[in-house]
About this RNA:
Small-subunit ribosomal RNA, central domain from an uncultured organism, 351 nucleotides, folded computationally. The prediction has a mean pLDDT of 80. RNAcentral holds the full RNA, with entries from ENA, Greengenes and SILVA.
Context: one part of a larger RNA
């Protein structure tokens, strides 16, 4: 390289926006790069390859054809790509009216708890377990009431409900602000798809500098429990979790399922719009999302099945027994921790 495959066996990049490249709607006219076909030059000779012949054969030699589909020059053809130029509206876009949710900054608010802090009532135990101590408590807890501080999350509503590319996003209020969708009108006229490299985003933990610290709670200390218990339980209890601003760039970052686009039986649930209907509900249709069930059809099965894993196209990305190993070494990114890539290894081993 061909072929083959990538939900679960090896393989889909965490995610996006977007260069270059690849690909790319409808018509009409030209041009002829591509593409078809002819003519012609050339592709030395020997060798190889087919036939013939000459040495007794053969090896060896001669002759004679064929090939060497390749490059050049010259013609013709125009369906398909390409390229030019005019047009077009169905992709794709814009404006403008209406509905409905999200996410981030700042700012303000609120209530329940939980803890400490002050006072009042009270008294002897509270706590916490399989059962127990460790802890607390007559210097008066625990329980109960009033007042007040702090932080850190927002029960109910709540939902195979919403919204976001992913990661996530749930008390309220202002303000700023990104995107989707329907619908109905007017515009632009291919302006699109997909992306190597680039850039930006990107849970938690973890880092640096400064803050907060109510609550839990890595390490850490004790009490258990055990044969032991560097654990699970129990009481404490620092980092951390919060916040600001830079860092790190990983996850079972999962629908283990790249992105767009078109085609292919229904059923029945939900969540937003529209249209018909109805007084007003049912209800009928369609668009765009979310689930379940199921036909062809796929698949090694399991199962997927208009949200395909079905049937095609276009781009990317990745795979090529197991282990050693996503390890060593250079490279490079980071403050470290590490991380990323690459022909990512040899040796050894198992098969």
């Nucleotide at each position: 390289u061909u072929g083959g495959g990538c939900g679960u066996a090896a393989a889909g990049g965490g995610c996006g926006c977007g260069u270059a490249g690849g690909c790319g709607g409808a018509u009409a006219u030209g041009c002829a790069a591509g593409c078809u076909u002819g003519g012609u030059g050339u592709g030395a000779a020997a060798g190889a390859c087919c036939g013939c012949a000459g040495c007794u054969c053969a090896a060896c030699u001669g002759c004679g054809g064929g090939a060497u589909c390749g490059c050049g020059c010259u013609g013709a053809g125009a369906a398909c790509u390409g390229c030019a130029u005019a047009u077009c509206u169905u992709g794709a876009g814009u404006u403008c009216a209406a509905g409905a949710g999200g996410g981030g900054a700042a700012g303000c608010u609120g209530g329940a708890a939980u803890u400490c802090c002050a006072g009042g009532u009270g008294u002897a135990g509270g706590g916490g377990u399989g059962a127990a101590a460790u802890c607390u408590g007559u210097a008066g807890a625990u329980a109960u009431c009033u007042g007040g501080a702090a932080g850190a999350a927002c029960a109910u509503c709540a939902g195979u409900g919403g919204c976001g590319a992913a990661g996530g996003c749930g008390a309220g209020c202002u303000u700023c602000u990104g995107g989707c969708u329907u619908u109905g009108a007017a515009c632009u006229g291919a302006c699109g798809c997909u992306g190597a490299g680039g850039c930006g985003c990107g849970a938690a933990a973890g880092c640096g500098u400064g803050g907060g610290g109510a609550g839990c709670g890595a390490a850490c200390a004790g009490g258990a429990u055990u044969a032991g218990a560097u654990a699970c339980c129990c009481u404490g209890g620092u980092a951390g979790u919060c916040c600001a601003c830079g860092c790190u760039g990983u996850a079972a970052a999962c629908g283990a399922u790249g992105u767009g686009c078109a085609c292919u039986a229904g059923g029945u649930g939900u969540u937003g719009g529209g249209c018909c209907g109805u007084u007003g509900a049912a209800g009928g249709c369609u668009c765009a999302g979310u689930g379940c069930c199921g036909u062809a059809g796929c698949u090694a099965a399991c199962g997927c099945g208009u949200u395909a894993a079905g049937u095609g196209c276009a781009c990317c990305g990745a795979c090529u027994g197991g282990g050693g190993a996503g390890u060593a070494u250079g490279c490079u990114c980071g403050c470290a921790u590490a991380g990323u890539a690459g022909u990512g290894u040899u040796a050894c081993u198992c098969c």